Transfer RNA from an Acidobacteriota bacterium, 76 nucleotides, folded computationally. The prediction has a mean pLDDT of 82. The RNAcentral record of the sequence draws on ENA.

[in-house]
Parts: sequence; C1' cells; structure tokens
RNA sequence: GGGCGCGUAGCUCAGUUGGGAGAGCAUCUGGUUUGCAACCAGGGGGUCGGGGGUUCGAAUCCCCCCGCGUCCACCA
Repeated sequence: GGGCGCGUAGCUCAGUUGGGAGAGCAUCUGGUUUGCAACCAGGGGGUCGGGGGUUCGAAUCCCCCCGCGUCCACCA
C1' cells in the first nucleotide's frame, strides 16, 4: 500500500425486505429480610465510529475519512 471483516447503552452483543433503537449483565429505586446475598417489580442510560450523499424516511444503501482485527504485497 491492497483485499476482507468489525465499530450499536458502562460491558457482551442482536437488529441487513429502508419505517418500533433493543436484549442479557451492570447500575439506581422500591418490595422481601433482623441485615446481606438471592429473588420480585419498576426506572435511568445511546450524536448506532466521524462527515457527506440518495430517499418522504438511513444503524441498514452509496462515497470519503478514523480506529481495531486478519490475510497478502513491499522495504529492511
């Protein structure tokens, strides 16, 4: 330098026929308990890596860029 894959909540990830942004864990509140854990109920938390474009509408399609992983090439 080139190919491919990945980037979504604090963490692990789902969501690819373009229209609801979600799950588990974590966290907070309440219940339960003498208390803790476990359990039960509920809540908060996101510029969907960044920018631009297409579209009535983009996490999803197109372009550029950034980061990570992997393979190949090049130099030494």

Rfam family: tRNA. Rfam classes the family as a transfer RNA. Gene Ontology term of the family: triplet codon-amino acid adaptor activity. NCBI's taxonomy places the organism under Bacteria, Pseudomonadati, Acidobacteriota.